[in-house]
Molecule: TPP riboswitch aptamer (THI element)
Organism: Cerasibacillus terrae
RNA sequence: GGAAGCUACUAGGGGUGCCCUUACACAGAAGGGCUGAGAGGAAAACCAUUUGUUUUCUAACUCUUGAACCUGAUCUGGAUGAUACCAGCGGAGGGAAGUGGUCAGACGAGCGA
Numbered sequence: 001g002g003a004a005g006c007u008a009c010u011a012g013g014g015g016u017g018c019c020c021u022u023a024c025a026c027a028g029a030a031g032g033g034c035u036g037a038g039a040g041g042a043a044a045a046c047c048a049u050u051u052g053u054u055u056u057c058u059a060a061c062u063c064u065u066g067a068a069c070c071u072g073a074u075c076u077g078g079a080u081g082a083u084a085c086c087a088g089c090g091g092a093g094g095g096a097a098g099u100g101g102u103c104a105g106a107c108g109a110g111c112g113a
Stems, first nucleotide, its partner, number of pairs: 001107001005102005011064004017034006023051001028047001040058007069094003075088004
């Protein structure tokens, strides 16, 4: 001087999906199934007789220059009971990083004997 890997913190991100059953009637609920890292909780505004819409906060989990993620996208193809399920698009356009620990009395370099 000291890597990959692992790990902690910081930084940057990540679906309020699809379906079934039951129950309710100034409601917007409960349970279950599928995919997944994640479909959790809370609040506010709006809408409203139909089982909402939007936004914010937050928990867990998880990913990130070996490009996460966003856009295109109400996209295309395939599969499915159904779906942003899978694949394509994609070498597209945009796009955020550092520190410590461990590894490591490993290993390498220099000097001296």